Molecule: c-di-GMP-I riboswitch aptamer
Organism: Methylovorus mays
RNA sequence: GUCAUUAAAAGGCAAACCUGCUGAAAGGCAGGGACGCAAAGUUACCGGUCUAAGGGCAUCAGCCUAAGACAGCGGGACCGCCGUU
Repeated sequence: GUCAUUAAAAGGCAAACCUGCUGAAAGGCAGGGACGCAAAGUUACCGGUCUAAGGGCAUCAGCCUAAGACAGCGGGACCGCCGUU
C1' cells in the first nucleotide's frame, strides 16, 4: 500500500421543540437542544413526497402546473475518518 474482517475507544452528525434571520410557501441558515444515525458526507440521475409565487383554467368556491424544495423516504452515482486481526 491492497484485500478481507471487525470489538472497545476516540472523534463526528443532530429529529422534535424553542429563539432569531430569511423565503410567497414548502423550506433554508444560525444558536440552543438530542430522537436517532456507521456514511444522518456530497449529488435531484430514477421513483416518491411537500409547496404553488409566477403561469394556465374556472361555474370566481377553487383546480392544474416546478423552473422552488426534501439526500433524516427508497434506489443509483461520487467521495471519505478512527482503531483491531